[in-house]
Guanidine-I riboswitch aptamer from uncultured Synechococcus sp., 153 nucleotides, folded computationally. The prediction has a mean pLDDT of 77. The model forms 100% of the base pairs in the Rfam consensus.
RNA sequence: AACAAAUGCUCCUAGGGUUCCGGCUCUUUCGUAGGUGUUGCAUAGCAUCAACUGCGAAUAGAGUGACAGGUCCAAGAGGCGCAGCUGAGCUGUUAGGAAGCCCUUAAUCAUGCCUAACAGCUGAGUACACGGAGGGAAAAAAGCCCGGGAGAA
Numbered sequence: 001a002a003c004a005a006a007u008g009c010u011c012c013u014a015g016g017g018u019u020c021c022g023g024c025u026c027u028u029u030c031g032u033a034g035g036u037g038u039u040g041c042a043u044a045g046c047a048u049c050a051a052c053u054g055c056g057a058a059u060a061g062a063g064u065g066a067c068a069g070g071u072c073c074a075a076g077a078g079g080c081g082c083a084g085c086u087g088a089g090c091u092g093u094u095a096g097g098a099a100g101c102c103c104u105u106a107a108u109c110a111u112g113c114c115u116a117a118c119a120g121c122u123g124a125g126u127a128c129a130c131g132g133a134g135g136g137a138a139a140a141a142a143g144c145c146c147g148g149g150a151g152a153a
Base pairs, nucleotide, nucleotide: 007083008082009081011079012078015073016072020070021069022067023064024063025062026061027060028058029057030056031055032054033053034052036050037049039047040046041045084126085125086124088122089121090120091119092118093117094116095115096114097113128148130151134146135145136144
């Protein structure tokens, strides 16, 4: 300097924003209370109407994520788990091999050992890892993707 490999997935979390739900604010409608004003009656005051202010309710609309949330997105260097891969032990089947024993026959039999392949069971391992800017996404953003990138040690 170059090449190869460092696995995949469900669920969850750090984190993320704002589609939808909800929250909050304003508008619309109605009710209620307060004082003010108009009008009528008029002894006191009462009634009606109007806008304003406060509170509450209903439907709809708009805005708001410095709005604690639900839905949603979510880690190479976060988590549990499942699978895959690698290794070991045991068991079984098949094939091959070496050695030993008996020594002869009608036939050489049984057992053990080693290697390889396949199948099953049980266990173990699956390490290490600093990291921009910028770009991407049919809600939007992010530690998501580009990316174990560029770069650094």